[in-house]
RNA sequence: GGGCGUGUAGCUCAGCUGGUUAGAGUACGACGUUGACAUCGUCGGGGUCACAGGUUCGAGUCCUGUCACGCCCA
Numbered sequence: 001g002g003g004c005g006u007g008u009a010g011c012u013c014a015g016c017u018g019g020u021u022a023g024a025g026u027a028c029g030a031c032g033u034u035g036a037c038a039u040c041g042u043c044g045g046g047g048u049c050a051c052a053g054g055u056u057c058g059a060g061u062c063c064u065g066u067c068a069c070g071c072c073c074a
Stems, first nucleotide, its partner, number of pairs: 001073007010026004019057001028044005050066005
């Protein structure tokens, strides 16, 4: 330098053929349970969907560029 893939909550990830509120597990906080802790249960907070632009009535999803990381080729 070229090609491919990935980027969504603190962490690990899902999100279908573009559509109606952006989710799960875990972590965190509160409450219940206990003599106390742990476990367990209930509730809750937490998001610039990597960044910028474009297409569209509508974008996490499609297109373009950039950045970061991984793999392959040279």
The RNA shown here (transfer RNA) has 74 nucleotides and comes from a soil metagenome.
Rfam family: tRNA. From the family's description: Transfer RNA (tRNA) molecules are approximately 80 nucleotides in length.